Predicted 3D model of a 113-nucleotide RNA (SAM riboswitch aptamer (S box leader)) from Brevibacillus choshinensis. It matches the Rfam family "SAM riboswitch aptamer (S box leader)". Its family is annotated with regulation of gene expression in the Gene Ontology. NCBI's taxonomy places the organism under Bacteria, Bacillota, Caryophanales, Paenibacillaceae, Brevibacillus. RNAcentral holds the sequence, with entries from Ribocentre.

């Protein structure tokens, strides 16, 4: 690295160290010395374990969250990138904006090789 499959409009610190960078990638738009990455603690969640009810049977729904394995803690996955539609634009055609719908990438689980 690759496959398969579910999720991605909710959540979540006025700490501590640390110091200039970050939001995957494009193109935008943003966040940062009122301090970024990062590491620590902290906390959200609830994908797997796990516990418990109901099906009624070995899964499926729901509910817990003490523990364990991740994950996750500005902005819809920040928004977009491809394709089709509807509308605005303009004499007409086109550029140029808006919204939908679906696709692609991407993430994070679980599981395969």
């Nucleotide at each position: 690295a690759c496959c398969u499959u579910a999720u991605c409009u909710a959540g979540a610190g006025c700490g501590g160290c640390g110091g200039a960078g970050g939001g995957a990638c494009u193109g935008g738009c943003c966040c940062g010395a009122u301090g970024a990455a990062g590491c620590c603690c902290g906390g959200c969640a609830a994908c797997c374990a796990c516990u418990g009810u109901a099906c009624c049977u070995u899964g499926u729904a729901c509910a817990g969250a003490c523990u364990g394995g991740u994950g996750c803690c500005a902005a819809u996955u920040c928004c977009u990138a491809c394709a089709a539609g509807a509308c605005a634009g303009g004499u007409g055609a086109a550029a140029u904006g808006u919204c939908u719908u679906g696709g692609a990438a991407g993430a994070u689980g679980a599981g395969g090789a």